[in-house]
RNA sequence: GCCGGAGUGAUGGAACGGUAGACAUGCGGCCCUCAAAAGGCUGUGCUCGCAAGGGCGUGUGGGUUCGACUCCCACCUCCGGCA
Numbered sequence: 001g002c003c004g005g006a007g008u009g010a011u012g013g014a015a016c017g018g019u020a021g022a023c024a025u026g027c028g029g030c031c032c033u034c035a036a037a038a039g040g041c042u043g044u045g046c047u048c049g050c051a052a053g054g055g056c057g058u059g060u061g062g063g064u065u066c067g068a069c070u071c072c073c074a075c076c077u078c079c080g081g082c083a
Stems, first nucleotide, its partner, number of pairs: 001082007010025003018066001026044006045056004059075005
């Protein structure tokens, strides 16, 4: 230099172009226990708001589309192959 793959909450990891984050781990609260472990219930992206609710968010920036994590282009990072 060329070709291919990957990038999603704190972490692993799902998601047919139509509710982003299922499920699990971790963490918080509660239950259970004399106490703990194990187990159960529940909450858990960021931000504005007293609340109801709103806005933003899939590596970065654009594009296509009524609608994009998903399709297209460029770039960044990582992994593999070829030279």
This is a predicted structure of an 83-nucleotide RNA (transfer RNA) from a Solirubrobacterales bacterium. The coordinates come from a structure-prediction model, not an experiment, and the mean pLDDT is 80. Lineage of the source: Bacteria > Bacillati > Actinomycetota > Thermoleophilia > Solirubrobacterales.